[in-house]
Molecule: SAM riboswitch aptamer (S box leader)
Organism: Solirubrobacteraceae bacterium
RNA sequence: UACGCAUCCAGAGGGGUGGAGGGACUGGCCCAGCGAAGCCCCGGCAACCAACCGUCAGCAAUGGCGGAAACGGUGCCAAUUCCUGAUCAGAUGUGGC
Repeated sequence: UACGCAUCCAGAGGGGUGGAGGGACUGGCCCAGCGAAGCCCCGGCAACCAACCGUCAGCAAUGGCGGAAACGGUGCCAAUUCCUGAUCAGAUGUGGC
């Protein structure tokens, strides 16, 4: 980023700082001075990518499927993406440009 694909009823919070907002947007309904957002530290959840094992296809590069693990790259840790609606909404991962 007017693009492709996958996922989104599961899961997981404490402290410090900060000082009034936050839950994308609409309408609701909520959360918040018994301390919002942001930032920092620590902890945790999950398993998309990478790596690992098995297997299938392939000359190979590589790809499909399954598995275990959780050191690495992201993400996430009120409420089903909180509910709802929406020219083709949003979020996250991965790839493309």